The prediction has a mean pLDDT of 78. The RNA shown here (Fluoride riboswitch aptamer (crcB RNA motif)) has 67 nucleotides and comes from a Candidatus Firestoneibacteriota bacterium. The source organism's lineage runs through Bacteria, Bacteria candidate phyla and Candidatus Firestoneibacteriota.

RNA sequence: UAACUGAUUGGUGAUGGAGUUCGCCAGAACCGUCCCCCUCGAGGGGGCUAAUGACUCCUACUGGGUA
Numbered sequence: 001u002a003a004c005u006g007a008u009u010g011g012u013g014a015u016g017g018a019g020u021u022c023g024c025c026a027g028a029a030c031c032g033u034c035c036c037c038c039u040c041g042a043g044g045g046g047g048c049u050a051a052u053g054a055c056u057c058c059u060a061c062u063g064g065g066u067a
Base pairs, nucleotide, nucleotide: 009026010025011024012023013022016058017057018056019055020054021053032048033047034046035045036044037043
């Protein structure tokens, strides 16, 4: 100096907040899906689902009903 590992802390899991829990990451983890054009790639255009990684609650959004 580099790699690896441990502890601690922090970050993160396609749209917000909180609790619980799980996974991942240490400058990485993470950054949904379908169709079309095009020249493998890259790039461009159009459409669709979802506020969760999972569970629960709140808010927003969507559909229906009642007052």